[in-house]
RNA sequence: UUCCGAUAAUGGCAAACCUGUUGAAAAACAGGGACGCAAAACCACGGGUCUAAGGUAUGGAUAUAUAUACUAUGACAGCCGGCUUUCGAA
Numbered sequence: 001u002u003c004c005g006a007u008a009a010u011g012g013c014a015a016a017c018c019u020g021u022u023g024a025a026a027a028a029c030a031g032g033g034a035c036g037c038a039a040a041a042c043c044a045c046g047g048g049u050c051u052a053a054g055g056u057a058u059g060g061a062u063a064u065a066u067a068u069a070c071u072a073u074g075a076c077a078g079c080c081g082g083c084u085u086u087c088g089a090a
Base pairs, nucleotide, nucleotide: 004088005087012037013036017032018031019030020029021028022027035078042082043081046080047079048076049075050074054071055070056069057068058067059066
């Protein structure tokens, strides 16, 4: 230095759920709360996943409502991946 990693040390983060706010939704933010996490820090220009307001197509209908499918320009980093990084028993 790299890999690796604990019944060690110092710290950190915070799932579900609840309350409030924002949003069409996915989801986000704040407070509470801890399932977990050595990167659960950061990156949504790689893959993947979620949503579908708007748009497109079709049906239907003759008002401008409605149904279905597709679609990210919306999200997710606690899915994989990329990148940086604390500590040091075996």
Description: The RNA shown here (c-di-GMP-I riboswitch aptamer) has 90 nucleotides and comes from Halobacillus sp. A1. NCBI's taxonomy places the organism under Bacteria, Bacillota, Bacilli, Bacillaceae, Halobacillus. The prediction has a mean pLDDT of 84. The sequence was found by an Rfam model in a public genome assembly. It matches the Rfam family "c-di-GMP-I riboswitch aptamer". Rfam describes the family as follows. GEMM was predicted in a large-scale screen for bacterial structured RNA regulatory elements.